[in-house]
RNA sequence: GUAUCAGAAUCGCUUAGUUCCGAAAGGAAGCGGGGGACCCAAUUUUUCCGGGGCGUAUCGUUCGCAAGAAUGUAGGACAACUCUUUCAGUCCGAGCCCGUCAGCUAACCUCGUCAGCGUUGAAGGGGAACGUC
Numbered sequence: 001g002u003a004u005c006a007g008a009a010u011c012g013c014u015u016a017g018u019u020c021c022g023a024a025a026g027g028a029a030g031c032g033g034g035g036g037a038c039c040c041a042a043u044u045u046u047u048c049c050g051g052g053g054c055g056u057a058u059c060g061u062u063c064g065c066a067a068g069a070a071u072g073u074a075g076g077a078c079a080a081c082u083c084u085u086u087c088a089g090u091c092c093g094a095g096c097c098c099g100u101c102a103g104c105u106a107a108c109c110u111c112g113u114c115a116g117c118g119u120u121g122a123a124g125g126g127g128a129a130c131g132u133c
Stems, first nucleotide, its partner, number of pairs: 001130002004128002011118004018029004030113006040103001050101001051098004059072005075092004081126003085123004
């Protein structure tokens, strides 16, 4: 200095959700979630509207008797050298569980290891490669 960073499915992405052993049931490791002392934190009591956990998925507005619908929004995803950068755009913004009970939390106890995909464009930082001096 460069309109070099292509290709990739026996490869990859989101996610804790992977790996190993086993014919299977299951087991182990890793990863992740929950419960659970002292100390600390918080805290008038009782009743009602309960309360709490996983998860990005929360909080509003309008309509509706309600169920619910529409719309906005905290937040999340949009990979291919890499990025807790910027701008624009698209999509999601669910669902489930505990059962009146849970602050933190060593020991300890316990549970999960699913599912969905093949992905928008531009700028910038870093890195690599190549070329020239």
A computed fold for a 133-nucleotide RNA, annotated as c-di-AMP riboswitch aptamer (ydaO/yuaA leader). Of the family's consensus pairs, 96% are formed in the model. The coordinates come from a structure-prediction model, not an experiment, and the mean pLDDT is 80. Its Rfam family is "c-di-AMP riboswitch aptamer (ydaO/yuaA leader)". Rfam's curators write: This family represents a conserved RNA structure found upstream of the ydaO and yuaA genes in Bacillus subtilis and related genes in other bacteria. Its family is annotated with regulation of gene expression and cyclic-di-AMP binding in the Gene Ontology. The sequence was found by an Rfam model in a public genome assembly.